Description: The prediction has a mean pLDDT of 82. Predicted 3D model of a 72-nucleotide RNA (transfer RNA) from Candidatus Peregrinibacteria bacterium CG_4_9_14_0_2_um_filter_41_14. Taxonomically the source falls in Candidatus Peregrinibacteriota (Bacteria, Bacteria candidate phyla).
[in-house]
RNA sequence: GCGGGUAUCGUAUAGUGGCUAUUACGGCUGGUUGCCAAUCAGCAAAGACGGGUUCGAUUCCCGUUACCCGCU
Numbered sequence: 001g002c003g004g005g006u007a008u009c010g011u012a013u014a015g016u017g018g019c020u021a022u023u024a025c026g027g028c029u030g031g032u033u034g035c036c037a038a039u040c041a042g043c044a045a046a047g048a049c050g051g052g053u054u055c056g057a058u059u060c061c062c063g064u065u066a067c068c069c070g071c072u
Stems, first nucleotide, its partner, number of pairs: 001071007010025003018055001027043005048064005
């Protein structure tokens, strides 16, 4: 330099053109307990960045960035 892949709550993840975005752990609040642990209920928290297509984009297309793999 070329080609391919990945990027989603703090962490790990699911998903699909109709999003009010899934689940677990973690965090916070409350219940239960004499206290803690465990358990139960609730709450907060996310689609790398920029553009395009579309009535509508996390999803499709292009570019950029980061990381991984291969080739030279």